This is a predicted structure of an 85-nucleotide RNA (c-di-GMP-I-GGC riboswitch aptamer) from a Gammaproteobacteria bacterium.
RNA sequence: UCUGAUAAAGGCAAACCAGUCGAAAGGCUGGGACGCAAAGCCUCGGGUCUACCGCAUUUACGCCAUGACCGCCGGGCUGCCGGAU
Numbered sequence: 001u002c003u004g005a006u007a008a009a010g011g012c013a014a015a016c017c018a019g020u021c022g023a024a025a026g027g028c029u030g031g032g033a034c035g036c037a038a039a040g041c042c043u044c045g046g047g048u049c050u051a052c053c054g055c056a057u058u059u060a061c062g063c064c065a066u067g068a069c070c071g072c073c074g075g076g077c078u079g080c081c082g083g084a085u
Base pairs, nucleotide, nucleotide: 001084002083003082004081011036012035016031017030018029019028020027021026034071040077041076042075044074045073046072047069048068049067054063055062
C1' cells in the first nucleotide's frame, strides 16, 4: 500500500419490548440480535423523514429546515486483527 477467510482476541447492535426525553421525525437507558471490517467519529454533498411559517388556492402522497437519520449513498478523519506485496 492492497485486501477481508472457513482463524484468534475482542467490538457494535436492526426489528421488537420496557422505561424516559421530545410537538413530531427521533434521541437516551436496559433487554434483545437482523446484520456490520469501520454499523468508530464529522451532517461536508446528495437523499429520506418530521414540524412551523409562508407560497400555491381546492389540489395533495405539493413546495418549503432553523430539526432528525452517518445502520440510505458519496466524501473527510481515525483505527483492531489476519493475509498478500

Its Rfam family is "c-di-GMP-I-GGC riboswitch aptamer". Rfam links the family to the GO term cyclic-di-GMP binding. Taxonomically the source falls in Gammaproteobacteria (Bacteria, Pseudomonadati, Pseudomonadota).